This is a predicted structure of a 73-nucleotide RNA (transfer RNA) from a Caulobacteraceae bacterium.
RNA sequence: GGGUUCGUAGCGCAAUCGGUAGCGCAGUAGACUUUUAAUCUAUUGGUUGUGGGUUCAAGUCCCACCGGACCCA
Numbered sequence: 001g002g003g004u005u006c007g008u009a010g011c012g013c014a015a016u017c018g019g020u021a022g023c024g025c026a027g028u029a030g031a032c033u034u035u036u037a038a039u040c041u042a043u044u045g046g047u048u049g050u051g052g053g054u055u056c057a058a059g060u061c062c063c064a065c066c067g068g069a070c071c072c073a
Stems, first nucleotide, its partner, number of pairs: 001072007010025004019056001027043005049065005
């Protein structure tokens, strides 16, 4: 330098043919307990890497860029 692939909550990951972004862990509050842990209930948390385009509508499609992994040279 060229190519493939990935980037979504604090962490690990889902999201079908483009149609209101969710699960687990973690966090917070409460119950339980002499206390802690465990368990149970409720609940907070997102500019979907950045910018632009297409569309009534984009995490999803297109372009450029940034970052990671791998392959070729």
Source information
Its Rfam family is "tRNA". Its family is annotated with triplet codon-amino acid adaptor activity in the Gene Ontology. RNAcentral holds the sequence, with entries from ENA. Taxonomically the source falls in Caulobacteraceae (Bacteria, Pseudomonadati, Pseudomonadota, Alphaproteobacteria).